Context: one part of a larger RNA
């Protein structure tokens, strides 16, 4: 000089677009961020219409299970990670739900349960047969007593619980299916043919693995490795492979820096610079890697799962002390920490996303608004005329000078901000949070809108006054002990400008 995800003092008029916990991966109060399908299933309730008055059919809304598909995406964070983590080329031993194409099938059977819903009997003194029992609380009866009560027994009533019975694209079994061998299936809405199911192939997505090179500092870290190198047989994985076991050799690595130690997520690109470099990884993209620490598996095409289970732990909350819930590093907000960063806001209207044949429901993603001069851009705060060079101020050698065409004063102007009116696109037959939009016309009125900092050099700008090595400045030199252009003050002057100066950091 240029730059900042900045802060502090001081001032502060509009608009638009970005940006907004860098600190403690420090604790979280409370709302919301993943649901959707009745066109897969069972049930009940209500309404409404119909009827043969029936325990009748139809429709549509609601709720409670059972399945299905979704939750592995979106949203966060950056604690760990110095390595196949990323970058980039490059490989052969591999999986892929939904999607496309393409063949060929969708045949028989069985035993459960989930909620609702019924029923919980019958014989029999009794035991016992039976799936049919068992506890709770009320009432009423008796009997017993220490009598308005307490205990026991029968009964009735209500609950719960335990049995019985009842479904499907949920679960089993069987047949049949392209060398072999092994292994399948479901059905719904409708009467329109379509969704779905299953084997098999083929793509196109997405993921997994391998390896060339590249990718901080420290030798005041020099040796380092025992499944460690290799091979053989076998185990496992979708898939190569010491992954892994056995057993056999004794190798592998290394001053072209191994091992250790210490920082640190990475690229893409930011900043600065003529460039070479150097510093940097906020926002936005790509990848990685975490989800209260640590460790585990299950379901599944797909996790070793941020708003999923299990186990240990720390910490919080509840509790009938037996035990039980919790996890904002989504959104917004709360304490803490700290020089320091925002509302417990609207909407599914557009973009996308799940779920559905669909209508459509969801979506703190995502689009808006809302607070911050946090940065950028752009706009104003008036223009023309106006000399008696007015008052006032400040200086003076007392004439004068200067502040200054500055004001007054006349003449116009309305950009932004105020008011009223009209009023696009984002949407496409319908849909519009955003909106008091944007943009346009009209009104009034100079009217509502200037400060910071700085004048010894470096470095643009200078004189009074106060102060006296005191107060005090100061980025360097320095400056102040009585005529300070350097400390405070004023008048005047210079920069810069809804800003400006400091102060940390970078080049």
């Nucleotide at each position: 000089g240029a730059a900042u995800g900045a802060a502090c003092g001081c001032u502060a008029g509009g608009u638009g677009u970005a940006u907004g916990c860098u600190u403690a991966a420090c604790a979280c109060a409370u709302g919301c961020g993943a649901g959707u399908c009745g066109a897969a299933u069972g049930u009940a309730a209500c309404u409404a219409a119909u009827u043969u008055u029936a325990u009748u059919u139809u429709a549509a809304u609601u709720a409670c299970a059972u399945g299905g598909c979704a939750u592995a995406c979106g949203g966060g964070u950056g604690a760990g990670u110095a390595a196949c983590a990323c970058g980039u080329g490059a490989g052969a031993a591999u999986u892929u739900g939904c999607c496309u194409a393409a063949u060929a099938a969708c045949c028989u059977g069985g035993a459960a349960u989930a909620a609702a819903c019924u029923a919980u009997a019958u014989c029999g003194c009794a035991a016992g047969a039976g799936a049919a029992u068992u506890c709770a609380u009320a009432a009423u009866a008796u009997a017993u007593u220490u009598a308005u009560g307490a205990u026991a027994u029968a009964u009735u009533a209500u609950g719960a619980a335990g049995u019985a019975g009842u479904a499907a694209u949920a679960c089993c079994a069987g047949a049949u299916a392209a060398a072999a061998a092994u292994u399948a299936a479901a059905g719904a809405u409708u009467a329109a043919a379509u969704c779905g199911u299953u084997a098999u192939u083929a793509g196109a997505u997405a993921a997994g693995c391998u390896u060339g090179c590249g990718u901080a500092g420290g030798a005041u870290u020099a040796g380092g490795u025992a499944g460690u190198u290799g091979g053989u047989u076998a185990a496992g994985u979708a898939a190569a492979a010491g992954c892994u076991a056995a057993c056999c050799a004794a190798g592998c690595c290394u001053a072209a820096g191994a091992u250790c130690c210490u920082u640190a997520g990475u690229u893409g690109g930011u900043c600065u610079u003529a460039g070479c470099g150097g510093a940097u990884g906020a926002c936005c993209a790509g990848c990685c890697a975490c989800a209260c620490u640590g460790g585990g598996a299950c379901u599944g095409a797909g996790a070793u799962a941020c708003g999923g289970c299990c186990c240990a732990g720390a910490c919080u909350c509840c509790a009938u002390u037996a035990g039980g819930a919790g996890g904002c590093a989504g959104c917004a907000g709360u304490g803490a920490g700290g020089a320091a960063u925002a509302u417990u806001g609207g909407a599914c209207a557009a973009u996308g996303a799940g779920c559905g044949a669909a209508a459509g429901c969801u979506u703190g993603a995502u689009c808006c608004a809302g607070c911050a001069a946090u940065a950028c851009a752009c706009c104003g705060u008036g223009a023309g005329u106006g000399a008696u060079g007015a008052c006032a101020g400040c200086u003076u050698u007392u004439a004068g000078g200067u502040u200054g065409u500055a004001a007054a004063g006349c003449u116009c102007u309305u950009u932004c901000a105020u008011c009223a009116a009209g009023g696009a696109a984002g949407a496409u037959a319908g849909u519009g949070a955003c909106a008091u939009u944007a943009c346009u016309u009209g009104a009034a009125g100079a009217a509502g809108a200037a400060g910071c900092c700085c004048c010894g050099g470096c470095a643009a700008a200078u004189u009074u006054c106060g102060u006296g090595c005191c107060a005090g400045c100061a980025g360097c030199c320095g400056c102040g002990g009585u005529a300070a252009u350097a400390c405070g003050a004023a008048a005047g002057g210079g920069g810069c400008a809804a800003g400006u100066g400091u102060u940390a950091u970078u080049c």

A computed fold for a 507-nucleotide part of an RNA from Telonemida sp., annotated as small-subunit ribosomal RNA, 5' domain. Its Rfam family is "Bacterial small subunit ribosomal RNA". Gene Ontology terms of the family: structural constituent of ribosome and ribosome. The full RNA is in RNAcentral, with records from ENA and SILVA. The organism belongs to Telonemida, within Eukaryota.